[in-house]
RNA sequence: GGGUCUGUAGCUCAGCUGGUUAGAGCACACGCUUGAUAAGCGUGGGGUCGCUGGUUCAAAUCCAGCCAGACCCA
Numbered sequence: 001g002g003g004u005c006u007g008u009a010g011c012u013c014a015g016c017u018g019g020u021u022a023g024a025g026c027a028c029a030c031g032c033u034u035g036a037u038a039a040g041c042g043u044g045g046g047g048u049c050g051c052u053g054g055u056u057c058a059a060a061u062c063c064a065g066c067c068a069g070a071c072c073c074a
Base pairs, nucleotide, nucleotide: 001073002072003071004070005069006068007067010026011025012024013023019057028044029043030042031041032040050066051065052064053063054062
């Protein structure tokens, strides 16, 4: 230098051929329960979907460029 893949909540990840509200588990806060914990149950907070631009009525999803990481080739 070229190619492929990955980037979504604090962590690990899902999100099928664009479609109206972005989710799960764990963690965290509060409540229930208990003599008190743990476990269990319930509720809740938390997101520029890597960044910028484009296509579209509509983009996490499609396209281009860039950034970061992994692997392969030279």
Transfer RNA from Fontimonas thermophila, 74 nucleotides, folded computationally. The sequence was found in a public genome assembly. Taxonomically the source falls in Fontimonas (Bacteria, Gammaproteobacteria, Nevskiales, Nevskiaceae). Model confidence (mean pLDDT): 81 of 100. It matches the Rfam family "tRNA".